[in-house]
RNA sequence: AGUGUGGGCGAUCUGGUCGCGCCACGCGCACGGCGCCGGCGCCCGCGGCGGGGCCUAAACCCCCGCCCUGCAAGGGCUGGCGUACACGCGUGGCGAGGAAAGUCCGGGCACCGUAGGGCAGGGUGCCAGCUAACGGCUGGGCGUGUAAGGCGACGGCAAGUGCAACAGAGAGUAGACCGCGAACGCGUGUUCGCUUCCGCGAACAGGUGGUCGUAAGGGUGAAAGGGUGCGGUAAGAGCGCACCAGUGCCCCUGGUAACAGGGGCAGCUAGGUAAACCCCACCCGGUGCAAGGUCCGAUAGGGAGAGAGAGCCUGCCCGGCUCGCCAACAUCUCCGGGUUGACCGCUUCAGGAGCGCGGCGACGCGCUUCGCAGACAGAUGAUCAGACGCGUGGGGCGUAAGCCCCGCGCCGACAGAACCCGGCUUAUCAGCCCACCUGCUC
RNA sequence: UCGGUGGUAGCUCAGUGGCAGAGCGAUCGGCUGUUAACCGAUUGGUCGUAGGUUCGAAUCCUACCCGCCGAGCCA
Repeated sequence: AGUGUGGGCGAUCUGGUCGCGCCACGCGCACGGCGCCGGCGCCCGCGGCGGGGCCUAAACCCCCGCCCUGCAAGGGCUGGCGUACACGCGUGGCGAGGAAAGUCCGGGCACCGUAGGGCAGGGUGCCAGCUAACGGCUGGGCGUGUAAGGCGACGGCAAGUGCAACAGAGAGUAGACCGCGAACGCGUGUUCGCUUCCGCGAACAGGUGGUCGUAAGGGUGAAAGGGUGCGGUAAGAGCGCACCAGUGCCCCUGGUAACAGGGGCAGCUAGGUAAACCCCACCCGGUGCAAGGUCCGAUAGGGAGAGAGAGCCUGCCCGGCUCGCCAACAUCUCCGGGUUGACCGCUUCAGGAGCGCGGCGACGCGCUUCGCAGACAGAUGAUCAGACGCGUGGGGCGUAAGCCCCGCGCCGACAGAACCCGGCUUAUCAGCCCACCUGCUC
Repeated sequence: UCGGUGGUAGCUCAGUGGCAGAGCGAUCGGCUGUUAACCGAUUGGUCGUAGGUUCGAAUCCUACCCGCCGAGCCA
């Protein structure tokens, strides 16, 4: 020096005024709650009497009426006192995040007629470990990058099936367009021989036609069935051989393993695609705090229609369970009605910080210490002043980098908990710190 | 909170690995005395965004952005 690589810090700060939520303490007691003591026979209730259901009789039970000379035990209404749950006032304490976000994975917790089997479906995918668990993390292997380091859906196409437009001869049991080569046919030229001539024959050269061989070379394409050389051949070709590359099998060495290194054998060369179907291995019950529980209150548990099945455990089957089954109280649809309150769950946790020990590390163990939001239309804010950082204008100093002074800024990111945690992903201004890599110079 | 579904031309939609299309619209021309209808031609695309798999992606995969729909009180 590089817009190099990796990691960390931090997430503006201070004060005044006003305001919000939760918790603790103190004070108060108008309404509500709770407790104690009274009053009221209007309502309920208890008791008594009478009548009725009730029959030939009695009792229990139910319904109605009366009690003016019954009852204040209970409900209800009402009065007083206390308490301080609630409420009001005051004081004090605490009050968003690294992602609170997306809701993409995993777990806790809670409930479900226990959660069983099979099929289907979904997920994960090199190896080992960590963990409550994971698709996360750590370490290692392999591939890739000059390197630090980053990234990798990184099992199987040498199980099966499928797909590959256009171009091209041929696209998967390869293939013959050009080229190369062989024999054959046709015609041309040259030379030689025979012949009086016409012509005939042979050799060579190049041309042409279909046939056959050939995968070296050209051409097409994203992709054309190892590479180089020698031999071989009519020309060629793993056709043969040597070396190189890869693959498979066997053995040895190192490693827990993935894998790496070495040796031998096999001409085996097997193309691509599984984010194509599929195969293999492992994992997965469902629903989510509106889970779920307690209490209070309201209403017409009303009407109409359908109805023998409906619902749950999983999408289907088996199996299991619940409700119901012929005159309606299973269930469903429509109409109509009511509520839209309080409390618990709820924030103490796989919790944070520090130290020590074990481990390469993720992480684990032990000790000490801290208590750190809990709303329910949803608090954590508004405003003023100052400081800090950034941007910008002017001035001064200085060779420069830069420093100082004054002013201005509708500059100070992304963004707001909602049952709780572990991750991933995404968003994020201006900075600071640490370690490392590469190149150049000394 | 949970579940589902969609984004392709100005509008409505088709396209499920191989040249991005249809209808309506818009523009121009024809027909007509003129307009409409009709006929002909033309026009127009970040296939929501980014990355990946593949020879090749609107289509397959992953992440993100935006929209729409549904479920959950009592009887």
The prediction has a mean pLDDT of 77.
Two RNAs folded together computationally: RNase P RNA and transfer RNA, 517 nucleotides in total.
It holds a member of the Rfam family "Bacterial RNase P class A". Rfam's curators write: Ribonuclease P (RNase P) is a ubiquitous endoribonuclease, found in archaea, bacteria and eukarya as well as chloroplasts and mitochondria.